[in-house]
Predicted 3D model of a 103-nucleotide RNA (SAM riboswitch aptamer (S box leader)) from a pig gut metagenome. The coordinates come from a structure-prediction model, not an experiment, and the mean pLDDT is 86. The RNAcentral record of the sequence draws on MGnify. Of the family's consensus pairs, 97% are formed in the model. Rfam family: SAM riboswitch aptamer (S box leader). Rfam links the family to the GO term regulation of gene expression.

RNA sequence: CUUAUCAAGAGUGGUUGAGGGACCGGCCCUUAGAAACCCGACAACCUGCCCCCCUGUGGGGUAAGGUGCCAAUUCCGGCAGCGCAUAUGCGCUGAAAGAUGAG
Numbered sequence: 001c002u003u004a005u006c007a008a009g010a011g012u013g014g015u016u017g018a019g020g021g022a023c024c025g026g027c028c029c030u031u032a033g034a035a036a037c038c039c040g041a042c043a044a045c046c047u048g049c050c051c052c053c054c055u056g057u058g059g060g061g062u063a064a065g066g067u068g069c070c071a072a073u074u075c076c077g078g079c080a081g082c083g084c085a086u087a088u089g090c091g092c093u094g095a096a097a098g099a100u101g102a103g
Stems, first nucleotide, its partner, number of pairs: 001103006011039001013038003019029003023078004040070001042068001045066003048062005074097001079094006
């Protein structure tokens, strides 16, 4: 850079000791223990193995390996369009940005 997905799921654990939720604005989590590391769980993106067949950019299973991930819809909004209301708000859709996998 390209592409797919992002409304589900996951701890009564150990070490440690102040922060964290990408950024901004909100709003939250956190010494009844943040972030990090280990163990464990969750999931099924890639590899492997097994099954099916309309043999394909296919479907189902497994979870051995490589990641990932384990508060809140990517926590909500940040830009645009449409609708309803005119308190300058609410709803829907799509982008932008971000995260993860694969190349």